[in-house]
RNA sequence: GUAGGGACUAGACUGGGAGGUCAGGCGUCUCCUGUAACCGUAAACCGCCUUCAUGACGGAGUCGAAGCCUAAAGGCGAUACUGAGAAACCAAAAGGCCCAUAUUCCCAACUGAGAAGCUCUGUCCUUCAGGGUUUUUAAUGUGAUGAACCGGGUCAGAACCGGAAGGUGGCAGCCCUAAGUUAUAUUAACAACGCUUGAAGGGUAGCGGAGUGGAGGAGGGAUUGUGGAUAAACCUUCUGGUUGAUCAGCAUCCACUGAUGGCGUGUUCCUAC
Numbered sequence: 001g002u003a004g005g006g007a008c009u010a011g012a013c014u015g016g017g018a019g020g021u022c023a024g025g026c027g028u029c030u031c032c033u034g035u036a037a038c039c040g041u042a043a044a045c046c047g048c049c050u051u052c053a054u055g056a057c058g059g060a061g062u063c064g065a066a067g068c069c070u071a072a073a074g075g076c077g078a079u080a081c082u083g084a085g086a087a088a089c090c091a092a093a094a095g096g097c098c099c100a101u102a103u104u105c106c107c108a109a110c111u112g113a114g115a116a117g118c119u120c121u122g123u124c125c126u127u128c129a130g131g132g133u134u135u136u137u138a139a140u141g142u143g144a145u146g147a148a149c150c151g152g153g154u155c156a157g158a159a160c161c162g163g164a165a166g167g168u169g170g171c172a173g174c175c176c177u178a179a180g181u182u183a184u185a186u187u188a189a190c191a192a193c194g195c196u197u198g199a200a201g202g203g204u205a206g207c208g209g210a211g212u213g214g215a216g217g218a219g220g221g222a223u224u225g226u227g228g229a230u231a232a233a234c235c236u237u238c239u240g241g242u243u244g245a246u247c248a249g250c251a252u253c254c255a256c257u258g259a260u261g262g263c264g265u266g267u268u269c270c271u272a273c
Stems, first nucleotide, its partner, number of pairs: 001273008011063004015033005023050005038059004067263003073257002077253003081249004087243005093237004098228005104222004110216001117212007124202008132193003136189010151176004159168003
């Protein structure tokens, strides 16, 4: 000096990055991306710092001269810009949808046992003059019923008086009647009407009647035009605006992997050469 084995020490590692925040750097927050791999405490009116800023305080584990830095290249991901852009929303315009009317065409109930159209008229309403019916109320007539006793007549039986004849009062029953109840008839009044006569007027879209008329035709659908509405909703087209999934391009940053290069590679014991 080299190789193997052991003991130490300096030390290394136990993550990094982006966004946000800040004058700025870290941390607490959010997100991305790694490792075999740390723990406790506090921290947005905030905690520690100042360009060698890449956390503070206090512990722990592993490795140990181990390693640290640089960085070609690859590269997850993030951000900014540009372009395209599904879709949604807002605003304006035009058209459609909607209504009226007209042209043309088609279908068609019905139709010479008579269509459309036209005239008159009934059904409807108002007024006037009557009739009829009905409800309610009142009056009157008639019938029926109608008083346990306190209305009338007659009063069996029973009661009382009497020697008897006879007499007295009198319940039930029967007859009659007052009030009342009820049925019916008439009259009157106020009303109403699935009724009806006459006159006058009005109305007539539906359903009828009569006359005229002499071949169409209620209704439905389509087309075209004009006008209205264009208030609301809905549909289509176009224009402008907002948001914007997503895609592409470019630029920057970048976890992670990492060729190369640089720095460092200390002390000590044993063995072999």
A computed fold for a 273-nucleotide RNA from a Candidatus Aenigmatarchaeota archaeon, annotated as Archaeal signal recognition particle RNA. Rfam family: Archaeal signal recognition particle RNA. By type it is a non-coding RNA gene. On this family, see Wild et al., Curr Opin Struct Biol 2002: "Towards the structure of the mammalian signal recognition particle". Gene Ontology terms of the family: SRP-dependent cotranslational protein targeting to membrane, signal sequence recognition and signal recognition particle, plasma membrane targeting. Its Rfam clan is "SRP clan". The prediction has a mean pLDDT of 77. The RNAcentral record of the sequence draws on ENA. It is recorded under the gene name ffs.